[in-house]
Context: one part of a larger RNA
RNA sequence: ACCAGGUUAAGGAACUCGGCAAAUUGCCACCGUAACUUCGGGAUAAGGUGGGCCAGUAUGGUGUAAGACUUCGCGUCUGAAGCCUAAUCUGGUUGCAGAGAAGAGGGGGUAGCGACUGUUUAUCAAAAACACAGCACUGUGCUAACUCGCAAGAGGAUGUAUACGGUGUGACGCCUGCCCGGUGCUGGAAGGUUAAAAGGAGGUGUUAGCGCAAGCAAAGCUCCGAAUUGAAGCCCCAGUAAACGGCGGCCGUAACUAUAACGGUCCUAAGGUAGCGAAAUUCCUUGUCGGGUAAGUUCCGACCUGCACGAAUGGCGUAACGACUUCCCCGCUGUCUCAACCUGGUGCUCA
Numbered sequence: 001a002c003c004a005g006g007u008u009a010a011g012g013a014a015c016u017c018g019g020c021a022a023a024u025u026g027c028c029a030c031c032g033u034a035a036c037u038u039c040g041g042g043a044u045a046a047g048g049u050g051g052g053c054c055a056g057u058a059u060g061g062u063g064u065a066a067g068a069c070u071u072c073g074c075g076u077c078u079g080a081a082g083c084c085u086a087a088u089c090u091g092g093u094u095g096c097a098g099a100g101a102a103g104a105g106g107g108g109g110u111a112g113c114g115a116c117u118g119u120u121u122a123u124c125a126a127a128a129a130c131a132c133a134g135c136a137c138u139g140u141g142c143u144a145a146c147u148c149g150c151a152a153g154a155g156g157a158u159g160u161a162u163a164c165g166g167u168g169u170g171a172c173g174c175c176u177g178c179c180c181g182g183u184g185c186u187g188g189a190a191g192g193u194u195a196a197a198a199g200g201a202g203g204u205g206u207u208a209g210c211g212c213a214a215g216c217a218a219a220g221c222u223c224c225g226a227a228u229u230g231a232a233g234c235c236c237c238a239g240u241a242a243a244c245g246g247c248g249g250c251c252g253u254a255a256c257u258a259u260a261a262c263g264g265u266c267c268u269a270a271g272g273u274a275g276c277g278a279a280a281u282u283c284c285u286u287g288u289c290g291g292g293u294a295a296g297u298u299c300c301g302a303c304c305u306g307c308a309c310g311a312a313u314g315g316c317g318u319a320a321c322g323a324c325u326u327c328c329c330c331g332c333u334g335u336c337u338c339a340a341c342c343u344g345g346u347g348c349u350c351a
Stems, first nucleotide, its partner, number of pairs: 001346008010337002014335001019332001027051005036041001038171001052093005060084003066078004094098001106330004111325002113322002118130002134169007146155003172317004177247003182244002184240005191235003197229002202224002205221002209216002248266005275309001276306001287303005
């Protein structure tokens, strides 16, 4: 010096990103216990008092002797004594200290997120992430859909739509607005387009024949091949957003000013409803006002100018819960002012 412990005057978070770490609290009995609430909780809320030993005190149990009853039985009932029980109360007594050592919640308030118990990055993340019950959409009529497998076959399920698969949301409460133009899905079938196939007009090569020749050219074989017929799909027509998704701009206007219930105009499929809002979202920004502090970029309550909230990629609330996150208070402390000493260990210096 370091490591692991112990104690500390006065102060008591001034430390620090942050009370990290440490300290406080801790058991039993009794008293007492708020907001809020889904009436279960919250709650060991909070906050307080007592606790050793000795003597006495009660009730109850068991039950000897004895007594009563008796169907006479190893019966029933009562019950001195003895033994067990000692909460409670009264008095006494003792130490610094009586849950005498060890082990054994610090508490309260506010806000955010997630309802909850659970799950997770074996080896830097335990969370607000995942899951969840509940809700919704969608597929599936049984040889089900779907999944694994080349197949046989198996799971689904020895189940049958109150079932099973997929997707999203995520208890509960109040709710979940507008847009189907694009993409997707479902339905439709008149028309357009369209494959193989069918079809075979016409043509190429070959050459019997004809022709003086140039050439023409039957049948057969061979190759190419137009029209026409021809399904789904696509185009097209509808529906559908708890499908993927989307949810405007400019100008003017009221008897101070300011603002604009109101009007005009352009564009769109439709122009953001309720609720919330400087928010886990706000750039400007430490926005402005209020609260808390002597002093507050954080925090809480409001305002709304929402750069760039918003309704199952759910919106807003919410008791209970949380080794989650934020701010404040009480208690407590070597975290600190500011360091000191002690115990054990490691290292170092000297002998």
Molecule: large-subunit ribosomal RNA, domain IV
Organism: metagenome